[in-house]
RNA sequence: GGGCCGUGUAAAGUCCCGGGGGGCUAGGCCUCCCCUGUAACCGCAAACGGUCUAUAUGGCGGGGGACGCUAACCUCAUGCCAGGAUAUCCUCCAUGUCCUGUAAAGGUAUCCUCUGUCAUAAUGACAUUUAGCCUCAUGGGACCACCGUAGGCUGAGAAAACUCUUCGUAAGGAGAGUUUUCUCAGCCUUAUCAUCCGAAUCGGGUUAGGCUCGGGAGAGAGCGGCCCUAAGGAUGAACGGUGGUGGUCAUGAGAUACUAAAUUGAAUGACAUGAUACCUUUAUAGGACAUGUGAUGUCCGAGCAUGAGGGACGACGGCCC
Numbered sequence: 001g002g003g004c005c006g007u008g009u010a011a012a013g014u015c016c017c018g019g020g021g022g023g024c025u026a027g028g029c030c031u032c033c034c035c036u037g038u039a040a041c042c043g044c045a046a047a048c049g050g051u052c053u054a055u056a057u058g059g060c061g062g063g064g065g066a067c068g069c070u071a072a073c074c075u076c077a078u079g080c081c082a083g084g085a086u087a088u089c090c091u092c093c094a095u096g097u098c099c100u101g102u103a104a105a106g107g108u109a110u111c112c113u114c115u116g117u118c119a120u121a122a123u124g125a126c127a128u129u130u131a132g133c134c135u136c137a138u139g140g141g142a143c144c145a146c147c148g149u150a151g152g153c154u155g156a157g158a159a160a161a162c163u164c165u166u167c168g169u170a171a172g173g174a175g176a177g178u179u180u181u182c183u184c185a186g187c188c189u190u191a192u193c194a195u196c197c198g199a200a201u202c203g204g205g206u207u208a209g210g211c212u213c214g215g216g217a218g219a220g221a222g223c224g225g226c227c228c229u230a231a232g233g234a235u236g237a238a239c240g241g242u243g244g245u246g247g248u249c250a251u252g253a254g255a256u257a258c259u260a261a262a263u264u265g266a267a268u269g270a271c272a273u274g275a276u277a278c279c280u281u282u283a284u285a286g287g288a289c290a291u292g293u294g295a296u297g298u299c300c301g302a303g304c305a306u307g308a309g310g311g312a313c314g315a316c317g318g319c320c321c
Base pairs, nucleotide, nucleotide: 001321002320003319004318005317006316007315013067014066015065016064017063018036019035020034021033022032026053027052028051029050030049041062042061043060044059073310074309075308076307077306078305079304080303081301083300084299085298086297087296088295089294093292094291095290096289097288098287099286100285101284102283103282104281105280106279107278108277109276110275111274115272116271117270118269119268120267127263128262129261130260131259132258134254135253136252137251138250139249140248142245143244144243145242146241147240148239149238151188152187153186154185155184156183157182158181159180160179161178162177163176164175165174166173167172192237193236194235195234196233197232203228204227205226206225211220212219213218
């Protein structure tokens, strides 16, 4: 120095302290999400990220454990299998939506065709006619309210003014005509009637006293008073006009519940437990569509089982060369 055997972890050395899918990435690993395993790590930072380079299967720092050289440990193959990815398909299954059919329950509307209930009905159903009642229109009455009572003709009388004639000493007198006003009577007209009030102003009649003219007689005007009563007013009646009225009469039209009469002769009305239609809910059968928790195929694959392969450097002791 080499070989063989034995012993062992104190040193050295090898190895373990997880793995996989997704995601990110040029790519690998990690922090992140998920699945799974062990007796089995700690600390720092890390998704606008941390670190590495096919020699990538984390980085930095610290710690624990296994093992004797066919051991620990690592790799591969096959099978089982948690989980995942992907493609195809609705063959099975599941879910959802829609459509159709059936059944049950509930509800709405309509109808009286079927069925049923109740009511009315030969003391007369339904229907028809007439009339009443009701409404409207038109035309009248009645009632109410309001407004109005005009205008004209004839005759007679009186007064005033004017004209003419005439008598008288004056004051004054007489006649005729015209106009106006007033009163009365009659007539037309619906336009009249009754009762009462009524005068400071205004109309008429009669006019004490007083005034005027006059010799006188007498006459004139005329205040007050009185009378008439115009104007005016109140009430009422009558008449005329306008308007109105759930009042009344008639005619016509309309509506048709009720009443009455007449004709006819057996059903009528309402309701629904009935019929029809529709809607909602539930269940069920079928179909269509869609999806996957489904089916099929492929791939990846923790872990387990089996098999095969790989597996470094050494310490001490003994023997041999």